[in-house]
RNA sequence: GCUCCCUUCGUCUAGUGGCCCAGGACACUGCCCUCUCAAGGCGGGAACACGAGUUCGAGUCUCGUAGGGAGCA
Numbered sequence: 001g002c003u004c005c006c007u008u009c010g011u012c013u014a015g016u017g018g019c020c021c022a023g024g025a026c027a028c029u030g031c032c033c034u035c036u037c038a039a040g041g042c043g044g045g046a047a048c049a050c051g052a053g054u055u056c057g058a059g060u061c062u063c064g065u066a067g068g069g070a071g072c073a
Stems, first nucleotide, its partner, number of pairs: 001072007010026004018056001028044005049065005
């Protein structure tokens, strides 16, 4: 230098262009339960790397940028 793959809550992940202003587990946190703690029950906050494009509609498709990884030279 070329080609390919990945990037979603704090962490790990799900998500056929419309049932998703994005779901689950763990973690955090409020309440209940308990003499107290743990466990358990009911809640809460929290994410689509960034920028364009296509589309009536993009986490999903296209292009570019950034970061990470693999192969070739």